[in-house]
RNA sequence: AGGUUCCUUCGGGGGCUGGUGAAAUUCCGCACCGGCGGUGUGUCUCCAUCGAGGAGGCGAGCCCGCGAGCCCGGCAUCAGUAAGUCCCGGGUUGACCCGGUGAGAAUCCGGGGCCGACAGUAAAAGUCUGGAAGGGAGAAGGGAGAU
Numbered sequence: 001a002g003g004u005u006c007c008u009u010c011g012g013g014g015g016c017u018g019g020u021g022a023a024a025u026u027c028c029g030c031a032c033c034g035g036c037g038g039u040g041u042g043u044c045u046c047c048a049u050c051g052a053g054g055a056g057g058c059g060a061g062c063c064c065g066c067g068a069g070c071c072c073g074g075c076a077u078c079a080g081u082a083a084g085u086c087c088c089g090g091g092u093u094g095a096c097c098c099g100g101u102g103a104g105a106a107u108c109c110g111g112g113g114c115c116g117a118c119a120g121u122a123a124a125a126g127u128c129u130g131g132a133a134g135g136g137a138g139a140a141g142g143g144a145g146a147u
Base pairs, nucleotide, nucleotide: 001147004144005143006142007141008140009139010138015030017029018028019027031127032126033116034115035066036065037064038063042058043057044056045055046054047053061114062113069092070091071090072089073088074087077083096112097111098110099109100108118130119129120128
């Protein structure tokens, strides 16, 4: 230094709004929000012989991939049947254009758009309530043993 394995911690934001109505934070108007890894011509900091160069931070909701959710199967638990929150595997899951700069940008700059699981509800939900003090992509730190 890379890989293996184990442990610890961390790991999702957003309406005290107006209108209509018997009833809506669900409709209409307006406002607001954007998980994780990758890519990235931008930006900041540090090192340097201040030069060449090097190191690090941040940088895409709609580009690539992942996650939660939902569906199916397997296995397990049971005396037996059914039943999976925790195990294993599979499926499914949203949305972008135009102009500018440039060698190069669906990432930068400008403009205009668009999207958002399931269940609940006095009325249809990205923003309310709930599963959830859950799960989780992963991030950081530490240990072990081998190369």